[in-house]
RNA sequence: UCCCCGAUAGCUCAAUCGGCAGAGCGAGCGGCUGUUAACCGCUACGUUAGAGGUUCGAGACCUCUUCGGGGAGCCA
Numbered sequence: 001u002c003c004c005c006g007a008u009a010g011c012u013c014a015a016u017c018g019g020c021a022g023a024g025c026g027a028g029c030g031g032c033u034g035u036u037a038a039c040c041g042c043u044a045c046g047u048u049a050g051a052g053g054u055u056c057g058a059g060a061c062c063u064c065u066u067c068g069g070g071g072a073g074c075c076a
Base pairs, nucleotide, nucleotide: 001072002071003070004069005068006067007066010025011024012023013022019056027043028042029041030040031039049065050064051063052062053061
């Protein structure tokens, strides 16, 4: 320098053909229990990495950038 993959809740990850952003864990509150844990219920999540574009409508498609991972090349 080039190519590929990825970035979504605090963490790990979903989201079909572009059509209301979700789950588990964690957190808070409550139930249960002599207590804790476990279990059960409820509640709160969010600049979907950033900036543009396309579209009636973008987490998704296009362009550029940033960051992470992998590969190639260079190092003659």

Annotation:
Transfer RNA from Candidatus Kuenenia stuttgartensis, 76 nucleotides, folded computationally. It matches the Rfam family "tRNA". By type it is a transfer RNA. The sequence was found in a public genome assembly. The source organism's lineage runs through Bacteria, Planctomycetota, Candidatus Brocadiales, Candidatus Brocadiaceae and Candidatus Kuenenia.